[in-house]
Context: one part of a larger RNA
RNA sequence: CCCUGUUGAAGGAACUCGGCAAAAUGACUCUGUAACUUCGGGAUAUAGGGUAAAAGCAUCUAGCGUAAGCUUUUGCUUUUGACACAAAAUCGGAGGGGGCGACUGUUUAUUAAAAACACAGGUCUCUGCUAACUCGUAAGAGGAUGUAUUGGGGCUGACACCUGCCCGGUGCUGGUAGGGUAAUCUCUGAUGUUUUCGCAUUGGGGUUAAACCUCAGUAAACGGCGGCUGUAACUAUGACGGUCCUAAGGUAGCGAAAUUCCUUGUCGGGUAAGUUCCGACCCGCAUGAAUGGUGUAACGACUUCCUCGCUGUCUCCAACAGGGACCCA
Numbered sequence: 001c002c003c004u005g006u007u008g009a010a011g012g013a014a015c016u017c018g019g020c021a022a023a024a025u026g027a028c029u030c031u032g033u034a035a036c037u038u039c040g041g042g043a044u045a046u047a048g049g050g051u052a053a054a055a056g057c058a059u060c061u062a063g064c065g066u067a068a069g070c071u072u073u074u075g076c077u078u079u080u081g082a083c084a085c086a087a088a089a090u091c092g093g094a095g096g097g098g099g100c101g102a103c104u105g106u107u108u109a110u111u112a113a114a115a116a117c118a119c120a121g122g123u124c125u126c127u128g129c130u131a132a133c134u135c136g137u138a139a140g141a142g143g144a145u146g147u148a149u150u151g152g153g154g155c156u157g158a159c160a161c162c163u164g165c166c167c168g169g170u171g172c173u174g175g176u177a178g179g180g181u182a183a184u185c186u187c188u189g190a191u192g193u194u195u196u197c198g199c200a201u202u203g204g205g206g207u208u209a210a211a212c213c214u215c216a217g218u219a220a221a222c223g224g225c226g227g228c229u230g231u232a233a234c235u236a237u238g239a240c241g242g243u244c245c246u247a248a249g250g251u252a253g254c255g256a257a258a259u260u261c262c263u264u265g266u267c268g269g270g271u272a273a274g275u276u277c278c279g280a281c282c283c284g285c286a287u288g289a290a291u292g293g294u295g296u297a298a299c300g301a302c303u304u305c306c307u308c309g310c311u312g313u314c315u316c317c318a319a320c321a322g323g324g325a326c327c328c329a
Base pairs, nucleotide, nucleotide: 001324002323003322004321005320006319007318008317010315011314014313019310027051028050029049030048031047036041038158052080053079054078055077056076057075058074062071063070064069081085093308094307095306096305097304098303099302100300101299105117106116121156122155123154124153125152126151133142134141135140159295160294161293162292164225165224166223169222170221171218172217173216174215175214178213179212185206186205187204188203189202190201191200192199193198226244227243228242229241230240253287254284265281266280267279268278269277
């Protein structure tokens, strides 16, 4: 010096990306317990008291006994001592604000456990049974010894309040009047060759399926949801107007956000001091409604901020124990 432990004056997170690590809390029992809430919870909330031994009294909890009684449980009083008693070991630190995900679950065996996946619930779509769909060349099998309150697929993701406008594009579904197309079928020519029958090449007309064109519907289908400009009796702003374009021009909500570049935006709060945090504002670079929007009790080895307690994390290191390294033999 290193490793594993133990202790530490004063301070107590000043350490650090960050309280990482350590310390602290801890059992049983009694008292008592907030906001919020889906009335179940939250809750061991938070906070506070007791716990040893001996004696006495009360109680009658339990067992034994015919009974007297004995042991035991609980409570009260007194006394004793190291202000000591869950004397060891085992054994929750607590509270508050925000984000995300409702929850219990699942996951990258061997760097990721999460806000990712799943989920109950919601919705769309296919499916009438030899079902749809999947595997298989097929036979056949699963679906299912099920039958639309079934089964398959997609999206969303408890619950509460909601889910706006656009069908022009792409997709899907439907409609058949018309257009349109291949082989086929049919009608009619031309050229070459040929005695003939024919054979070969080729032109034109007609007939004719789906696709496609066309016409509708459909967005909890894929998706999309504007610009310029003028205007109010201070200024500023613009309820209001004009114009261009579009399929339609973003509604309710939320908003510097897990989304905000400029940006450490501005204001307020917390600190002596706060690029983080919380509450607001809104000119949203580039929010927005099942690619779900906004809330939300409970829950989380999630993430972020604050407070109390606690401490060698630190100011600033020291000592001790064991084991190494190192030196000598």